[in-house]
RNA sequence: GCCGUCUUUGCAUAGCCCGGUAGUGCGGCUGACUUGUAAUCAGCAGGUCCUGAGUUCGAAUCUCAGAGACGGCU
Numbered sequence: 001g002c003c004g005u006c007u008u009u010g011c012a013u014a015g016c017c018c019g020g021u022a023g024u025g026c027g028g029c030u031g032a033c034u035u036g037u038a039a040u041c042a043g044c045a046g047g048u049c050c051u052g053a054g055u056u057c058g059a060a061u062c063u064c065a066g067a068g069a070c071g072g073c074u
Stems, first nucleotide, its partner, number of pairs: 001073007010026004020057001028044005050066005
């Protein structure tokens, strides 16, 4: 230098192909249960979906540019 994959809540990830309410597990908080803790159960909070632009009535999803991580070729 060229090519590919990935980027979603504190962590791990689904959803993306084929546009239409952002979910799950762990963790956090509150409550129940317990002599108390753990475990279990119930509830709650936490996401400008890496950044910017475009297309569209509508974009995490499609297009373009950029950033970062990983891998391959030279």
Predicted 3D model of a 74-nucleotide RNA (transfer RNA) from a Methanomassiliicoccaceae archaeon. NCBI's taxonomy places the organism under Archaea, Methanobacteriati, Thermoplasmatota, Methanomassiliicoccales, Methanomassiliicoccaceae. Its Rfam family is "tRNA". Gene Ontology term of the family: triplet codon-amino acid adaptor activity. It is annotated as a transfer RNA. Model confidence (mean pLDDT): 85 of 100.